[in-house]
Molecule: c-di-AMP riboswitch aptamer (ydaO/yuaA leader)
Organism: soil metagenome
RNA sequence: AGCUGAUCCGCAGGGUGGGAGCGGGGGACCCGUGACGAUGCGCCUUGCCGACCCUGCCCGGGUGCGGCCGGCGCUGGGGUGAAGCCGCCACAUGGCGGCCGGGCAGUCUCCGCCCGAACCCGACAGCUAACUCCGUAGGCGUGGGAGA
Numbered sequence: 001a002g003c004u005g006a007u008c009c010g011c012a013g014g015g016u017g018g019g020a021g022c023g024g025g026g027g028a029c030c031c032g033u034g035a036c037g038a039u040g041c042g043c044c045u046u047g048c049c050g051a052c053c054c055u056g057c058c059c060g061g062g063u064g065c066g067g068c069c070g071g072c073g074c075u076g077g078g079g080u081g082a083a084g085c086c087g088c089c090a091c092a093u094g095g096c097g098g099c100c101g102g103g104c105a106g107u108c109u110c111c112g113c114c115c116g117a118a119c120c121c122g123a124c125a126g127c128u129a130a131c132u133c134c135g136u137a138g139g140c141g142u143g144g145g146a147g148a
Stems, first nucleotide, its partner, number of pairs: 002140003007020003021136006031126001040074005047068004051063004076124001077121004084099006100116005107148005
């Protein structure tokens, strides 16, 4: 002086925050996909309805027994991101190989080398104008070769 990533400005004694950009999610017609009915599993119960019992009826009480609502957990699926797919071995983790994706400091080609994580939503989401929501952080220190 920079890298990865979605950036700068202003105010400011401090805190909470602001503006303009940028990045991402949700979200019509049309288009696309799928179906001829599919919208998962387990748990909880002070709300509602029903069922059963005390008890034949009213009142009252009991039982998660069933359904709805609400809540919790897990997955099917989905999102950010380069961080995925397939095969074989092992049979939880994992290992090997192939393809593919990202990086090695303007770009491209070849060779060589490195990376292929992490987190989030929680039955729910294709695209998508208007509209709407969230984020703009954290972590690093490259400078291999040849040619155009």